[in-house]
Molecule: transfer RNA
Organism: Callorhinchus milii
RNA sequence: CUGUAGCUCAGUGGUUAGAGCGCUGGCUUCGCAAGCGAGAAACCUGGGUUUGAUUCCUGGCAG
Repeated sequence: CUGUAGCUCAGUGGUUAGAGCGCUGGCUUCGCAAGCGAGAAACCUGGGUUUGAUUCCUGGCAG
């Protein structure tokens, strides 16, 4: 200094935490691929501040 989805990364003190790739159905095809559309899936961990913390402070853990 960093830690957010399986991977690579955004993100903001308050409304449903998003994107690309990947994964699983659907449509399409004789079939596959491609394409279209849908779905599942995440804030390292304990504490504090605050009406409200993924965001601010802090102990720890990992790199």